Predicted 3D model of a 111-nucleotide RNA (Guanidine-I riboswitch aptamer) from an Actinomycetes bacterium. It was read from a public genome assembly, where an Rfam model found it. Rfam family: Guanidine-I riboswitch aptamer. Rfam describes the family as follows. This family represents a conserved RNA structure found upstream of the ykkC and yxkD genes in Bacillus subtilis and related genes in other bacteria. Its mean pLDDT, the model's own confidence on a scale to 100, is 81. NCBI's taxonomy places the organism under Bacteria, Bacillati, Actinomycetota, Actinomycetes.
[in-house]
Order: sequence, then C1' cells, then structure tokens
RNA sequence: GUGAGGCGCACCUAGGGUUCCGCCCUCCGGUCACCGGAGGGGCCUGGUCCGAGAGGUGCAGGCGGCCCGUCCACCCGGGUCGUUCCACGGAGGGAGAAAAGCCCGGGAGAU
Repeated sequence: GUGAGGCGCACCUAGGGUUCCGCCCUCCGGUCACCGGAGGGGCCUGGUCCGAGAGGUGCAGGCGGCCCGUCCACCCGGGUCGUUCCACGGAGGGAGAAAAGCCCGGGAGAU
C1' cells in the first nucleotide's frame, strides 16, 4: 500500500414521540356523584407502539482442542470444553401517527 473477514436474531433497558387507550382542559347535550359528542393538551406520570455498532441478557453462527458415528484416510454429521477483542464521532437527510441513541452509519471526520 492492497484485499478479505470481523457488524446475525430474540427479549429487555437507556431513550423517543403522540396513531390508539387512559388522563386533563373548553364547549354542547342528557336520565347530570356521572355519561355521550365536538375541539384542544405529550412543558400529561402512564398502557399500546418505536428503540441502541460503540447498553444488558440469551440463542444461533465462526474459530480451536478432545471424543463419537468408524475401520485406514478424506468428507460430512454429532457431543463436549474453550474462545468470539476494540470502538471518540457531527451536521444533514429518511421512515412511520410522530420522534429518538432507529435507518443513511463501525458513515463524514478525529485519534
């Protein structure tokens, strides 16, 4: 200098907004402790919902040792044990109801 690989899924959390539910406010109506309708509020704790490469857990996968199918080897499959590191990061744009640590993105950039 170049090339390849390392970046999977599920559940949860940090976080997120406001479709739906709930809650609150205004107005109208009723059989008036309340109920129904219209409008508004996420600077409403919440439920549904979205949700991390650099958060958690589990599973799968990869690699290696040993053992088994087997009887020489190869191939393939299975079991078991081990291992699977590091990671500062905009602006801007995108999805859907909307937003975000989601996606663009282990990006641009920095070291």